[in-house]
Molecule: Bacterial RNase P class A
Organism: Desulfobacteraceae bacterium
RNA sequence: GGAGCAGGCCAGAUGAUCGCCGGGCCCAAAAGAAGGCUUGGAGGAAAGUCCGAACACCAUAGGGCAGGGUGCUCCAUAACGUGGAGUCGCGGUGACGUGAAGGCAAGUGCAACAGAAAGCAGACCGCCCCGCUCAUGCGGGGUAAGGGUGAAACGGUGCGGUAAGAGCGCACCAGUUCUUCGGGUGACCGGAGAAGCUAGGUAAACCCCACCCGGUGCAAGACCAAAUAGGGAGGUGACCGAGUGCGGCCCGCACGAGCCUCCGGGUAGGUCGCUAGAGGUAUCGGGUAACCGGUAUCCCAGAUGAAUGAUCAUCAGCCCAAUGGCGGGUAACCCCAUCGGGUGACAGGAUUCGGCUUAUGGCCUGCUCCGGCC
Numbered sequence: 001g002g003a004g005c006a007g008g009c010c011a012g013a014u015g016a017u018c019g020c021c022g023g024g025c026c027c028a029a030a031a032g033a034a035g036g037c038u039u040g041g042a043g044g045a046a047a048g049u050c051c052g053a054a055c056a057c058c059a060u061a062g063g064g065c066a067g068g069g070u071g072c073u074c075c076a077u078a079a080c081g082u083g084g085a086g087u088c089g090c091g092g093u094g095a096c097g098u099g100a101a102g103g104c105a106a107g108u109g110c111a112a113c114a115g116a117a118a119g120c121a122g123a124c125c126g127c128c129c130c131g132c133u134c135a136u137g138c139g140g141g142g143u144a145a146g147g148g149u150g151a152a153a154c155g156g157u158g159c160g161g162u163a164a165g166a167g168c169g170c171a172c173c174a175g176u177u178c179u180u181c182g183g184g185u186g187a188c189c190g191g192a193g194a195a196g197c198u199a200g201g202u203a204a205a206c207c208c209c210a211c212c213c214g215g216u217g218c219a220a221g222a223c224c225a226a227a228u229a230g231g232g233a234g235g236u237g238a239c240c241g242a243g244u245g246c247g248g249c250c251c252g253c254a255c256g257a258g259c260c261u262c263c264g265g266g267u268a269g270g271u272c273g274c275u276a277g278a279g280g281u282a283u284c285g286g287g288u289a290a291c292c293g294g295u296a297u298c299c300c301a302g303a304u305g306a307a308u309g310a311u312c313a314u315c316a317g318c319c320c321a322a323u324g325g326c327g328g329g330u331a332a333c334c335c336c337a338u339c340g341g342g343u344g345a346c347a348g349g350a351u352u353c354g355g356c357u358u359a360u361g362g363c364c365u366g367c368u369c370c371g372g373c374c
Stems, first nucleotide, its partner, number of pairs: 001370010012315007020041007043346001047357002050355005055217004067213005072086005087101001088099004102208002107206002109202002124147002126143007155173006174198001176195008221272004231263006243255004279298008317343004322338004327334002
């Protein structure tokens, strides 16, 4: 200098002007409007709503079946399908990444095409033996080393052995199971011995094993509570006329079987739930870490069609161009200063937390590999 890998941090600051939403106070007196003052006002993902919880209501004796989920180990946690640290496999020269990683030597099933044969294996070519034949060849038998097919063909190499061959025998190697020794909490790792000669693949196939799981979501739910129309109780009235209309009263006229009070349920509307919490910050301690504990300190949106914005100035950050440097370097280029111009993403609460995933601008740190120079 180039190419990468992993992790962390920030999400501009201050001031002015004009606004928006909530709380408190003043005016102010019983209360309110308007006004004034003051105070608070989104995120790292508030998003997707994909997991797990809190909380609420409904259901529920207990146990089982069915159904669903999870699936290497240990740890963390309120819990998780999440996280941390590891093991093993795979990928990468490496930093590192990644895994749907229990069981197919429990049972049952499945495998297109090609191929002789695809799961209690099998024989197309070939090789070997025998018989027939003048010969080419034909028939019978043996074989699985070689060829060929396939994603996959029942261990590999060598020697012996044989008619030709074959774990048929032997040596070494690989793998499996069992026994055993050592290390590790464990997954697992390392070693020794024996066996049978080798057991194929597939469980995002049924299934088996282990563990977990009731449902619906703050539009949960609780309380207050109109108007109108139903329901219930009481009173009153139906020619001895309640009540209504003719703007208030009396008379009169017309209509006329209802009218009044109370209770109860629901609706509109309102209040609560609602934000002090598995909480933030700092520091100390434990732990490799996730995380846990102690102490101190802070209070940090709670609106309900839903506010948190805009403009300007200055200063930082970054980018571009120019100029200057008795700065660096062979050079490309880099550094410093000045001036001019430009620039700021993704996106927004709606009961609350813990995660995951996705979107997105920038800065910093550590590490790896390659090349050059000293």